[in-house]
Order: sequence, then C1' cells, then structure tokens
RNA sequence: GGCUCGGCAUCACGCAGCGGAACUCCUACGAACCGGGUCAGGCCAGGAAUGGAGCAGCCCUAAGUGAGAGCUUCCGGGUGCCGUGGUUGUCCGGGCCUCC
Repeated sequence: GGCUCGGCAUCACGCAGCGGAACUCCUACGAACCGGGUCAGGCCAGGAAUGGAGCAGCCCUAAGUGAGAGCUUCCGGGUGCCGUGGUUGUCCGGGCCUCC
C1' cells in the first nucleotide's frame, strides 16, 4: 500500500414501543321552547260522565361532552446494546498478500 472480516458511525426497509388523531364498543352526563313518552296544577268543551290541547316535574334519548377498552387504521420521532440490506467514513481492531 492492497484485499478482507469485525466494531463504531450513517442511510433505507421491517419489527417492537412511545405520543397524538380517527373508528368501534361500553359507561356517565346531557333538550326552558323549536325531540318522544307520561302529563300534577291550571285551561277549554260538556248538564254530567268524560274528553281535548298541554306548562312544570319525571323518564327515555339526539346533537355533543367526559372516562375506560381495542390482535383496528393513520400520523409523528435525536425511542430501541432489535433484525436485514446498503454507503465507505481523515474512526478503531484483526487476518492475508506485496513493497521499502
């Protein structure tokens, strides 16, 4: 000096993991009126029986909000002594060959 191997560095892909978003499930809250049910009181009709509309209240639920879950999807990174391949890098170590 050349070749080669390994380490480190670096790039890409894959995997895992972290964070976020979406989706699904479950649960809680959730409508003065413009949702539903039941409609006290009162009102109306009626001689009366009764009927009618229907506020509040109560119940159910919508839009929406909160918590939890997920073999789900997507996004992101100075996550990973993980895997594969690549680069040859003023880096480190080894082997072989050659020259002085």
This is a predicted structure of a 100-nucleotide RNA (Bacterial small signal recognition particle RNA) from a Planctomycetota bacterium.
The coordinates come from a structure-prediction model, not an experiment, and the mean pLDDT is 79.
It matches the Rfam family "Bacterial small signal recognition particle RNA". The family's RNA type in Rfam is non-coding RNA gene. About the family: The signal recognition particle (SRP) is a universally conserved ribonucleoprotein involved in the co-translational targeting of proteins to membranes.
A source record names the gene ffs.
Taxonomically the source falls in Planctomycetota (Bacteria, Pseudomonadati).
The sequence is in RNAcentral, with records from ENA.